[in-house]
RNA sequence: GGGCUCGUAGUUUAGCGGUAUAACGCGGCUCUCACACAGCCGAGGUCCCCGGUUCGAAUCCGGGCGGGCCCA
Numbered sequence: 001g002g003g004c005u006c007g008u009a010g011u012u013u014a015g016c017g018g019u020a021u022a023a024c025g026c027g028g029c030u031c032u033c034a035c036a037c038a039g040c041c042g043a044g045g046u047c048c049c050c051g052g053u054u055c056g057a058a059u060c061c062g063g064g065c066g067g068g069c070c071c072a
Base pairs, nucleotide, nucleotide: 001071002070003069004068005067006066007065010024011023012022018055026042027041028040029039030038048064049063050062051061052060
C1' cells in the first nucleotide's frame, strides 16, 4: 500500500428499510431474623463519525476513524 471482516446500554449481544432486543451488571419492591437465591418493577442507547438514497436508515450506497485477519 491492497483485500476481507467487525463497530448497537457499563459488559456480552439480537435486530430480512417501519417503536432499538435480551442476558449479566445497577436501583427499588416482595420473600428472609438477616444475607444469598428466586420473583416482580424500573433506570440506562447521539446504534463509531460525516454525507447520500428513501415517505422512512442500526439496516442500503460513498468517504473517513478504530479493532481483528490475510496479501504485498
Background
Transfer RNA from a Candidatus Woesearchaeota archaeon, 72 nucleotides, folded computationally. The prediction has a mean pLDDT of 84. It matches the Rfam family "tRNA". By type it is a transfer RNA. Lineage of the source: Archaea > Nanobdellati > Candidatus Woesearchaeota. The sequence is in RNAcentral, with records from ENA.